Predicted 3D model of a 108-nucleotide RNA (Guanidine-I riboswitch aptamer). The model forms 97% of the base pairs in the Rfam consensus. The sequence was found by an Rfam model in a public genome assembly. The prediction has a mean pLDDT of 79.
[in-house]
């Protein structure tokens, strides 16, 4: 003083909002329901963490099976760290966010 190559998937989770379901007002019908508002509603459905989780895969090995060596394959380890309730602006979706651009950009 400089440099990310610090993965990906799927399930869940802080949290997020409101298409659809409920819930709740109002209005219409005898009435099953039908419109409308309402997230300043506990929720089901849905989105969701680089600095949460958990499994598989992907990578990596001076390691075992293993024999002079390679390969390849099984097995087994590794796969770190990540401080601030700092942050401008964009982008998906019905919408929103801790999603996504982004481990970005400022600061220690």
């Nucleotide at each position: 003083a400089g440099a990310a190559a610090g993965u990906g998937u799927a399930c869940c989770u802080a949290g997020g909002g409101u298409u659809c379901c409920a819930c709740g007002c109002c209005g219409g019908g005898c009435a099953g329901c039908c419109g409308g508002c309402g997230g300043u509603u506990c929720g089901g459905u849905c989105c969701a963490a680089g600095c949460g989780g958990u499994a598989c895969a992907g990578g990596c090995a001076g390691c075992g099976c293993a024999a002079a060596a390679u390969a390849a394959g099984c097995g087994u380890g590794c796969u770190a760290c990540a401080c601030c309730g700092g942050u401008c602006g964009g982008g998906a979706u019905a919408a929103a966010a801790g999603c996504c651009c982004a481990g970005g950009c400022g600061g220690g």